[in-house]
RNA sequence: AUGAUAAUAUCGCUUAAUCUUUGAGCGGGGGAACCAAUUUUACUUUUAUUUAAGUAUUUGGGGUGAAUCCUUUACAGGUAGGGUACUCUCAAAACCCGAACCCGACAGCUAACCUCGUAAGCGUGUUGAGAGGAAAA
Numbered sequence: 001a002u003g004a005u006a007a008u009a010u011c012g013c014u015u016a017a018u019c020u021u022u023g024a025g026c027g028g029g030g031g032a033a034c035c036a037a038u039u040u041u042a043c044u045u046u047u048a049u050u051u052a053a054g055u056a057u058u059u060g061g062g063g064u065g066a067a068u069c070c071u072u073u074a075c076a077g078g079u080a081g082g083g084u085a086c087u088c089u090c091a092a093a094a095c096c097c098g099a100a101c102c103c104g105a106c107a108g109c110u111a112a113c114c115u116c117g118u119a120a121g122c123g124u125g126u127u128g129a130g131a132g133g134a135a136a137a
Stems, first nucleotide, its partner, number of pairs: 011123004018024002025118006035108001041056005060106001061103004069078003081097004086132007
């Protein structure tokens, strides 16, 4: 001097997932009229009867999320979409993600109303134009 690893502090990133010390903020689901839509698997017990009740790692349907879809014998590849250091918008460049889980036959929209979450995981920093903000002199 360069590279890698570990720890601490600061600063930051994905995300609704933060502040506060007795309260705030942010996010999701259910739920009228109007409008739209016209459906229900398997098993067990039960009943005069798909009657009533229950179970299911659910073939139907639905929810959170950017995470959907296509190709392949497999390996893998592509893709809708999403993210990247003042904030927002536009244009280009590079890199990355493109999962997982939940409800349990059931939910369209939806005022009042009811109800739930506030976790987890990380270390990124290219250029131009416009608007705004902050700091310094």

Predicted 3D model of a 137-nucleotide RNA (c-di-AMP riboswitch aptamer (ydaO/yuaA leader)) from Mesobacillus campisalis. The sequence is in RNAcentral, with records from Rfam and Ribocentre. The organism belongs to Mesobacillus, within Bacteria.